[in-house]
RNA sequence: AGAGUUUGAUCCUGGCUCAGGAUGAACGCUGGCGGCGCACUUAAGACAUGCAAGUCGAACGGAAAUUUAUUUGAAGUUUACUUUAGAUAAAUUUUAGUGGCGGACGGGUGAGUAAUACGUAGGCAACCUGCCUCAAAGAGAGGAAUAACUGGGAGAAAUUUCAGCUAAUACCUCAUAAGACCACACUGCGGCAUCGCAGAGGGGUCAAAGGAGCAAUCCGCUUUGAGAUGGGCCUACGGCUGAUUAGUUUGUUGGUGGGGUAACGGCCUACCAAGACUAUGAUCAGUAGCCGGGCUGAGAGGCUGGCCGGCCACAUUGGGACUGAGACACGGCCCAGACUCCUACGGGAGGCAGCAGUCGGGAAUAUUGGACAAUGGGGGAAACCCUGAUCCAGUGACGCCGCGUGAAGGAAGAAGGUCUUCGGAUUGUAAACUUAUUUUAUUAGGGAAGAAACAAAUGACUGUACCUAAAGAAAAAGCACCGGCUAACUACGUGCCAGCAGCCGCGGUAAUACGUAGGGUGCAAGCGUUAUCCGGAUUUACUGGGUGUAAAGGGCGAGUAGACGGGAGAUUAAGUCAGAUGUGAAAACUUAGGGCUCAACCUUAAGACUGCAUCUGAAACUGGUUUUCUUGAGUGCUGGAGAGGUAAGCGGAAUUCCUAGUGUAGCGGUGAAAUGUGUAGAUAUUAGGAAGAACACCAGUGGCGAAGGCGGCUUACUGGACAGUAACUGACGUUGAGGAGCGAAAGUGUGGGGAGCAAACAGGAUUAGAUACCCUGGUAGUCCACACUGUAAACGAUGGAUACUAGGUGUUGGCAAGCGAUUGUCAGUGCCGGCGCUAACGCAAUAAGUAUCCCACCUGGGGAGUACGUACGCAAGUAUGAAACUCAAAGGAAUUGACGGGGACCCGCACAAGUGGUGGAGCAUGUGGUUUAAUUCGACGCAACGCGAGGAACCUUACCAGCGUUUGACAUCCUAGGAAUGAGAAAGAGAUUUCUUAGUGCUCCUUCGGGAGAACCUAGAGACAGGUGGUGCAUGGCUGUCGUCAGCUCGUGUCGUGAGAUGUUGGGUUAAGUCCCGCAACGAGCGCAACCCCUUUCGUAUGUUACCAUCAUUAAGUUGGGGACUCAUGCGAGACUGCCUGCGAUGAGCAGGAGGAAGGUGGGGAUGACGUCAAGUCAUCAUGCCCCUUAUACGCUGGGCUACACACGUGCUACAAUGGGUAGUACAGAGAGUUGCUAACCCGCGAGGGCAAGCUAAUCUCAUAAAACUAUUCUUAGUUCGGAUUGUACUCUGCAACUCGAGUACAUGAAGUUGGAAUCGCUAGUAAUCGCAAAUCAGCUAUGUUGCGGUGAAUACGUUCUCGGGUCUUGCACUCACCGCCCGUCA
Repeated sequence: AGAGUUUGAUCCUGGCUCAGGAUGAACGCUGGCGGCGCACUUAAGACAUGCAAGUCGAACGGAAAUUUAUUUGAAGUUUACUUUAGAUAAAUUUUAGUGGCGGACGGGUGAGUAAUACGUAGGCAACCUGCCUCAAAGAGAGGAAUAACUGGGAGAAAUUUCAGCUAAUACCUCAUAAGACCACACUGCGGCAUCGCAGAGGGGUCAAAGGAGCAAUCCGCUUUGAGAUGGGCCUACGGCUGAUUAGUUUGUUGGUGGGGUAACGGCCUACCAAGACUAUGAUCAGUAGCCGGGCUGAGAGGCUGGCCGGCCACAUUGGGACUGAGACACGGCCCAGACUCCUACGGGAGGCAGCAGUCGGGAAUAUUGGACAAUGGGGGAAACCCUGAUCCAGUGACGCCGCGUGAAGGAAGAAGGUCUUCGGAUUGUAAACUUAUUUUAUUAGGGAAGAAACAAAUGACUGUACCUAAAGAAAAAGCACCGGCUAACUACGUGCCAGCAGCCGCGGUAAUACGUAGGGUGCAAGCGUUAUCCGGAUUUACUGGGUGUAAAGGGCGAGUAGACGGGAGAUUAAGUCAGAUGUGAAAACUUAGGGCUCAACCUUAAGACUGCAUCUGAAACUGGUUUUCUUGAGUGCUGGAGAGGUAAGCGGAAUUCCUAGUGUAGCGGUGAAAUGUGUAGAUAUUAGGAAGAACACCAGUGGCGAAGGCGGCUUACUGGACAGUAACUGACGUUGAGGAGCGAAAGUGUGGGGAGCAAACAGGAUUAGAUACCCUGGUAGUCCACACUGUAAACGAUGGAUACUAGGUGUUGGCAAGCGAUUGUCAGUGCCGGCGCUAACGCAAUAAGUAUCCCACCUGGGGAGUACGUACGCAAGUAUGAAACUCAAAGGAAUUGACGGGGACCCGCACAAGUGGUGGAGCAUGUGGUUUAAUUCGACGCAACGCGAGGAACCUUACCAGCGUUUGACAUCCUAGGAAUGAGAAAGAGAUUUCUUAGUGCUCCUUCGGGAGAACCUAGAGACAGGUGGUGCAUGGCUGUCGUCAGCUCGUGUCGUGAGAUGUUGGGUUAAGUCCCGCAACGAGCGCAACCCCUUUCGUAUGUUACCAUCAUUAAGUUGGGGACUCAUGCGAGACUGCCUGCGAUGAGCAGGAGGAAGGUGGGGAUGACGUCAAGUCAUCAUGCCCCUUAUACGCUGGGCUACACACGUGCUACAAUGGGUAGUACAGAGAGUUGCUAACCCGCGAGGGCAAGCUAAUCUCAUAAAACUAUUCUUAGUUCGGAUUGUACUCUGCAACUCGAGUACAUGAAGUUGGAAUCGCUAGUAAUCGCAAAUCAGCUAUGUUGCGGUGAAUACGUUCUCGGGUCUUGCACUCACCGCCCGUCA
């Protein structure tokens, strides 16, 4: 110090969340030691039991006990002693009572209290103060009681009553009075108004107590003064929330007299006056003990007040006084209430918010401990007694601090675990092992300080701290986290399940986010979680924010309080500044030291405590007072402009209605119609009349007004602004909370008015519906008067005022200069634009710039401008204005794209113009569906459906049924045996099983016996094989599509805060981002084009198997020959807008022409940019992961993929005469062929069969091309069209044609007579039509596919529309991108 999160990306606004620190904490897991602290935050709930305030016999009289002395009696005797019972005196001890002092301190708690409190600073000339200190003085003489005690009585008890006795430092009277006080009158001094102090005068009132001691003396007593300490009262200032609490108050505010108090005072009382407090927030309500301080923060602040310290308040609840120096009294009294306890029922007793402890409440908070040794307190002369204050110990990781759980060496990098590409990596020097050590804990020995006085005695803690020794690494580590923020990653399991989560978000079969494990990171006797506070948050902004569009300017002006305010002089000293003094308790904090081994902790000194008060000074600025000025502001005079306002009057056009005339069938209305209106005469037209409302043209980003708003003309009354002038006033100003006023439209009330228009309403249409848009009607209302309402996107979404800050160009009104053009100036009203500002857009002298002043308003989205309350209103409603709950966004501006039933330009068989089809029929083929044991699988808009399949009878084959095999049909390795291999027989549907037989090879070594090996076969064991099983959404590769569309990008530079833009846009042009020109761009790459192949023309070279003009020859280019032609194969030429004319900027290019076989890419093909579709394919192949392993593998037989109510796609054949049949005649190209093509010949009607030349092909064969042409027949018909279907008989292939092949002959002769809505192809050698060939292949379902040639058209005006695409631009709440987003209802 920041980070995450709104978006495809960006900048901003803005909220939410996190990282830090803290705690009287609690909870989860874990837990070795010590020191110092802390420990009912909840029920100020209730409390059993014990303790927490007593002490003094040196105040007093008694009582009791003990001792001594004297003495009396009795008894015993040892005759002077003992015992016992009394009396007297004395001493010591104990003490109920009287009396004194203390129980007002100490200890607890925070209920109440927003001020009789607290803090700070002052005041008391308005006060008190026991004990203590100092000073002055005094203590004479008497008296009457009473408790205890004794006796009697009442009561259960607590307690109480009567009679009698007695003492005092208890009580009372008198004396004395230096002194104090009171009243009177006087003097001096002082002060702060009332007054204070001192002194003198005479008058009045007021004291006392003794005790101890031999004594000295000491302790007490009384009066007075002073001090100290502690209190009481008063004043100012300061610190919570709510206005959805706005008025409160009657002893209330003040005065006079009186009372009361220690003292002032309405503190109380009588009378008099009517005040007092309040928007600077009274009163009321809620909450709360206050402070020093604590936590946090850079600070300013914010939160807090537990421990320690100061003050206050309280003591079961409420009230009251007594005593006393002090209380309205925690462990005192009285009364009342609630509760608990005792009771003999008549009455009594009690108060833990003291220390322990109990119950309860709660997430939660300790021992019914020890000691007065220390510190302190009470009493006492003292000894001493009392002290749950205090000092200690116990419980609790509750907090802070310190220490330990080991250290050094140690690689075979052990074992085990985990991961793995199986090689290894990691755990990990970690362990084992070796060496040394012992803090803490344990045991033993020693052993303090705290103790001060006075020689002694005295320690709860405590045999504690500390020291020494012993033994042994021995007894001692967990918790959270590992997707980003945020340090730390892998495997397995799970499969939107289980779960996680502080925010964003993970999980739907390869999860670094769930759970577990390994590993790692962080902290550590703790670690996490939860709760709360501050911080980050400049997110309430004083420091330090905003309001055009993000939340936010009041609808508007005049104006009250308030705030702020022009020039000059003087004065004052409130603010301000400076110095000094006092205070700001201690503790805490900071700094420097010191003490516990260190630290926490304790302690010393200094600083600080930013504050308040007083005194002195300064006088610039602000304020006050005063004098003055004119520039701010206002007044006067002169002038012009204006839909400014109010009232009255007048005018013409139009609409509608009424009357009359003319006139006849419609009118009206719409996208098209209908409702409506009209033969009872409409609409149209002419004339006359009535009524209401609004004012065409002028008219203008023109004018006026504060805003709302204002528009025919005239008159009356009236407000404001502006210009000119400079006579007057002399700061009179600006803003403006509250309050009062104005305030569009709609709406409300009362009374008028009502032509047109027109909510509601009615009807007609539209539509799936249409409570709408359209049409026909139509009522409130719109108009007037008066009264209410008080709101609008009341907007410039921009509050008002003043000053300053480049320009340019319009316009309205005035003034000045100039002959004029024009220029200047003031006040408005517009546009453009610079600096500056802004998140950007934009604003820019009419600021959103630079400054000052005042007001209003904002603080995430929703809930909600809602609820409640209050005010206003006739009502409608308006104003004010929340919370619960919920989300992590909501939002602004700009960017890229996509999209639009937005715009502009352009292209394409896209439409149009043509041509032929599909859709109807039959059949073929594919798909869906259905069926099935199985009908294997995939492909699904274009871009699946004669597609994978370029050929399913078995095989193929993946599917189904059955029968079999299990290291396997296939690969590698090992062991044993055998060459391999061939032939035959039996069983079986076959796979397979059993049996027989032939065969002994090859290479190397050899001791010649044999051994070893390679290939191959058989058997066996296990590693493994195998899978057309899953996932094309894990992938590679390949492919389709947009699209052969003209696009897609980069480097550098420039612009922008940035995403991005520019380049690539613009003007032309092109098939083309093709080229040219221009331009903050300049270049480049992938695409386009060209380079490649075929074809079209020519030249040249070579001619066999090709060709044949000339010569010869033949049945025949058959042969000789030729090298001209065709053709073939090479190599070349040719076309480039090269030439001409015009257009165009003279450019790119376009149009026409010439020449040319070909002309403007000549025609085809191959060639497919960046990317899109999670497009297709795991079943071509390859491949990750998952799954199966006597089966999801492998073999075999049979079946299925060929099913069939149906639907769709693609085709073939047709429906006929541009045709069918028959006969004859002619012309191709490109291919294929030895497991082959098969001539010729013979047989068969034919498919074909037989025999048999040639050809590994420019040689032979397939192989007769067919349409065409010629001739003839048929004559419009379900036919001499059409050929489906079916029957019979055959042919061929093949182990095998039943399911399920093709072909032939004869016979049979369905549907179909040109095909609805809709839809497809094609722009020239194209469509249409005709045949030929090939691949696959034993054969074939081929009408398919891929090629080849023959014949050979029509049409294109054009780009409005449909579809698709390209470029530019615009809008956007879309970006998964319109098949988007999103609203309401229902579930």